A computed fold for a 134-nucleotide RNA, annotated as FMN riboswitch aptamer (RFN element). Model confidence (mean pLDDT): 76 of 100. The sequence was found by an Rfam model in a public genome assembly.
RNA sequence: AUACGUUCUCGGGGCGGGGCGGAAUUCCCCACCGGUGGUGAUUUUAUUAAAAUAAGUCCACGAGCACAACGGAAUGUGUUGAUUUGGUGAGAGUCCAAAACCGACGGUGACAGUCCGGAUGGAAGAGAAGAUAA
Numbered sequence: 001a002u003a004c005g006u007u008c009u010c011g012g013g014g015c016g017g018g019g020c021g022g023a024a025u026u027c028c029c030c031a032c033c034g035g036u037g038g039u040g041a042u043u044u045u046a047u048u049a050a051a052a053u054a055a056g057u058c059c060a061c062g063a064g065c066a067c068a069a070c071g072g073a074a075u076g077u078g079u080u081g082a083u084u085u086g087g088u089g090a091g092a093g094u095c096c097a098a099a100a101c102c103g104a105c106g107g108u109g110a111c112a113g114u115c116c117g118g119a120u121g122g123a124a125g126a127g128a129a130g131a132u133a134a
Base pairs, nucleotide, nucleotide: 002133003132006129007128008127009126010125016030017029018028019027031114032113033103034102035061036060037059038058043052044051045050056101057100064079065078066077067076068075083099084098085097086096087095105117106116107115
């Protein structure tokens, strides 16, 4: 360095104020939140090699849901949201500015991204440790 596999740890945030009402953290007004990997013209460290950092709406993945299969599970297939304008520039879906937009299923005194539940679950993955073979 490569290949194979093992164990452990970690691995999702958010309703605050007001209004109507018999009843709403569910409606209305204001507010708040943004999983994982990649990319990236940002920023920082460093000094030529690099390291860290930067996208909810770009490319993928995950959860959820449906179907298939099964004794059950692993599994497979499908499905699964949302961005424009302006600026800088050689170049921007990523930088800067502004204005937008999106958010599984079940429950509920009233319709839920934020409450309760499946879930003390699962998982994309991240980190660490140790072992074997060439």